Overview
RNAcentral holds the full RNA, with entries from SILVA. Large-subunit ribosomal RNA, domain II from a metagenome, 682 nucleotides, folded computationally. Its mean pLDDT, the model's own confidence on a scale to 100, is 85.
[in-house]
Context: one part of a larger RNA
RNA sequence: UCCGGCGAGUUACCGUAUCCGGCGAGGUUAAGCCAUGAAGUGGCGGAGCCGAAGUGAAAGCGAGUGUUAAGAGCACGACAAAGUCAGAUACGGUAGACCCGAAACCGGGUGAUCUAUCCAUGUCCAGGCUGAAGUUGUCGUAAAAGACAAUGGAGGGCCGUACCCACAUCCGUUGAAAAGGGUGGGGAUGAGGUGUGGAUAGGGGAGAAAUUCCAAUCGAACCCGGAGAUAGCUGGUUCUCCUCGAAAUAGCUUUAGGGCUAGCCUCGUAUUAACCUUUUGGAGGUAGAGCACUGAAUUUCCUAGGGGGCGUCAAAGUCUACCGAAGAAUAUCAAACUCCGAAUGCCAGUAAGGUGAUGUACGGGAGUCAGACUGCACGAGAUAAGUUGGGCAGUCAAAAGGGAAAGAGCCCAGACCUGCAGCUAAGGUCCCAAAGUGCGUGUUAAGUGGAAAAGGAUGUGGGAUUUCAAAGACAACUAGGAUGUUGGCUCAGAAGCAGCCACACAUUCAAAGAGUGCGUAAUAGCUCACUAGUCGAGAGGUCCUGCGCCGAAAAUGUCCGGGGCUGAAACACGACACCGAAGCUCAGGAAUCGUCGUAAGAUGAUUGGUAGAGGAGCAUUGUUAAUGCGGCGAAGCUGUACCGGAAGGAGCAGUGGAGCAUUAAGAAGAGAGAAUGCCGGA
Numbered sequence: 001u002c003c004g005g006c007g008a009g010u011u012a013c014c015g016u017a018u019c020c021g022g023c024g025a026g027g028u029u030a031a032g033c034c035a036u037g038a039a040g041u042g043g044c045g046g047a048g049c050c051g052a053a054g055u056g057a058a059a060g061c062g063a064g065u066g067u068u069a070a071g072a073g074c075a076c077g078a079c080a081a082a083g084u085c086a087g088a089u090a091c092g093g094u095a096g097a098c099c100c101g102a103a104a105c106c107g108g109g110u111g112a113u114c115u116a117u118c119c120a121u122g123u124c125c126a127g128g129c130u131g132a133a134g135u136u137g138u139c140g141u142a143a144a145a146g147a148c149a150a151u152g153g154a155g156g157g158c159c160g161u162a163c164c165c166a167c168a169u170c171c172g173u174u175g176a177a178a179a180g181g182g183u184g185g186g187g188a189u190g191a192g193g194u195g196u197g198g199a200u201a202g203g204g205g206a207g208a209a210a211u212u213c214c215a216a217u218c219g220a221a222c223c224c225g226g227a228g229a230u231a232g233c234u235g236g237u238u239c240u241c242c243u244c245g246a247a248a249u250a251g252c253u254u255u256a257g258g259g260c261u262a263g264c265c266u267c268g269u270a271u272u273a274a275c276c277u278u279u280u281g282g283a284g285g286u287a288g289a290g291c292a293c294u295g296a297a298u299u300u301c302c303u304a305g306g307g308g309g310c311g312u313c314a315a316a317g318u319c320u321a322c323c324g325a326a327g328a329a330u331a332u333c334a335a336a337c338u339c340c341g342a343a344u345g346c347c348a349g350u351a352a353g354g355u356g357a358u359g360u361a362c363g364g365g366a367g368u369c370a371g372a373c374u375g376c377a378c379g380a381g382a383u384a385a386g387u388u389g390g391g392c393a394g395u396c397a398a399a400a401g402g403g404a405a406a407g408a409g410c411c412c413a414g415a416c417c418u419g420c421a422g423c424u425a426a427g428g429u430c431c432c433a434a435a436g437u438g439c440g441u442g443u444u445a446a447g448u449g450g451a452a453a454a455g456g457a458u459g460u461g462g463g464a465u466u467u468c469a470a471a472g473a474c475a476a477c478u479a480g481g482a483u484g485u486u487g488g489c490u491c492a493g494a495a496g497c498a499g500c501c502a503c504a505c506a507u508u509c510a511a512a513g514a515g516u517g518c519g520u521a522a523u524a525g526c527u528c529a530c531u532a533g534u535c536g537a538g539a540g541g542u543c544c545u546g547c548g549c550c551g552a553a554a555a556u557g558u559c560c561g562g563g564g565c566u567g568a569a570a571c572a573c574g575a576c577a578c579c580g581a582a583g584c585u586c587a588g589g590a591a592u593c594g595u596c597g598u599a600a601g602a603u604g605a606u607u608g609g610u611a612g613a614g615g616a617g618c619a620u621u622g623u624u625a626a627u628g629c630g631g632c633g634a635a636g637c638u639g640u641a642c643c644g645g646a647a648g649g650a651g652c653a654g655u656g657g658a659g660c661a662u663u664a665a666g667a668a669g670a671g672a673g674a675a676u677g678c679c680g681g682a
Stems, first nucleotide, its partner, number of pairs: 001682006011095009021085003026050003032044005054061002064076004098236002101233001105226006116200009125190001127159003130155001134151006163187003167184005202218001204214003211220001239617006249262005263368002265365007274355005279349004288340001289338002294334003299329003305323002307320004371396006378389003401412003416589004421585003427579003430563003436576001439574005449565001455550002459547010476534005482507003487501003513528001517526002590607007618671001620668002623665007636655005642649002
């Protein structure tokens, strides 16, 4: 991992509701007793319980009672009134109460053959080294002290076996081993090692102290019991079909991943409403707008007051490019501003039209209380988040199908079943790949399309406006571009062209600046403005707008799904055709509900679905009864092309060798794929 078997809403009592049956203003027995076919049944038993009357705290009274002074008012009742006893089903309560699962707690015992400490009694420590005290001798001293030599043999002394330990590293890590092996290391006469016997026990012991050890178990050992502890937690919970079908919200909660009540679902009973559109009438202070209030913010004027200057002993006074309340003018802003003020939405009424059971009340049963994204108007945040909080709507959740390459929440559209029939939606129609290499008019040259901003640019299309232009524009070419003069000043120089000044002059002219640039040390030189000629028709500026360009750097492999696409297979507009879904239609079939009908049936609508409510069935094993089958072969097993809407059910053949089936009731140890399920096997 697979296969087989086992494996989870049960039982007792009580209650509530519904159904069914008995009796009915009544219903019913319990314990016990008697009889009997010994297993139930029949009879007796009326104690008790429920109901037929309520009300009051109670005494009590009673169709009334209580309150009260009350005959008032008020509260609960009566007045048309059905219960009760069994059974079945559903749910609830008490019990382990659907099943498995703790860590723990308590009680009683068993453990110190491991290990910790202690007690008693034994035992072990190769060899070598060092050489304390003391002693003796010699020297030394007045005597000592002291020195030297020898002797001596101390030490938690030194080196190092046995023995003990466990410091480093390698190997081992489903090991040779549930702690070892290799190579080194430490202690090795001591607080040493070790044998045997004994002592201390679980909130207890022991501890050179680490939460360390107490039999591979230790922040409280192990065994049995209380015990099926408890588990608002996780996992699991077994056949089929049909009808309807949620919630992820509010309030309260030592409450927030749990509950209770309401909301939303379902079933039953009763009743007759309900919703939408049009219409009429209302309440309101949002969007917008505004500045009349409350505040905020800006400029100017004017001015109370303040600062500063002058003045003075002090002041008065006076001035002020300073600040400035109030006021005036102009022009702004506001969720907690409003002189105003919609659209929607909401409430109510009448009538009409539409939908067609959707409303309401009571009763039985639930589930839900983690919601997600998208669009719109908002709060928080950074006008960040696949962020967070509410509001309105949609989808998912609980929804499959088509589209978006691929995708819970986007777009289209809601799957009863069958069909090798048709039409469409979104989206598409060159190939992958169903359908236009379709039509008309433009745009784009960037593979833009097929990712992005501020900003930048004679890209290109459209529109508006304006200037110049056959009295010849723009561009180009030819020619001119002069004179007073080198204007004045400055300066080494300053001559159109370093700089300053100017009345920016005047002359000759077709025209020519006291000069637009380049240039020189300064001149020179080139050029421009300006003019003429050649040429012959448009040329220039500004604004709005369509499509493009640059801006554009990231980590496996390129921003069309790929191939590939340029008068398109891109973009814009227009008209047509086609494809395209489980949508709609057509044909056949099934079911549910309604209407009509005695029925058969006809007809209309409906039939996605998680939690969940309701309904109808299939299968298994006993029991009772009836009918049957079976050695001319039961059950079981194997194979099989049959039947049924499903669970399922037959027939036949083989195997097997003795029981079994159908129908009608009734009862459950009654259905397996999951529980890191349990047992067995492979």